[in-house]
């Protein structure tokens, strides 16, 4: 110079296992001197988190029952396949 590797985490699919069905939480706004974010150093208009705020929903059987079951939620987490994968910049790492 020139090619390349790697994290964290997202995404779907199955599976267990819970939550909710007396509406949380998913999805959507809004703001925060809030966290992470290849090995090292900066680091967002991306992610995440909690706070607020508007919206908003599928129940059904069964039993003496606080229960069971078969649903249903863009439902939570863990577990295996797969897909993608530092926003970006600067050095470093391989290999020419």
């Nucleotide at each position: 110079g020139c090619a390349g590797a790697g994290u964290a985490g997202a995404g779907a699919u199955a599976u267990g296992u819970g939550c909710g069905u007396u509406a949380a939480g998913u999805g959507c706004c809004a703001g925060c001197u809030g966290g992470a974010c290849g090995g090292g150093g900066a680091g967002u208009u991306g992610c995440c988190g909690a706070u607020g705020g508007a919206c908003g929903a599928a129940a059904a059987g069964a039993g003496a029952a606080u229960u069971c079951u078969u649903g249903c939620g863009g439902u939570a987490c863990a577990u295996a396949u797969u897909u993608c994968g530092c926003a970006u910049c600067c050095c470093g790492c391989u290999g020419c």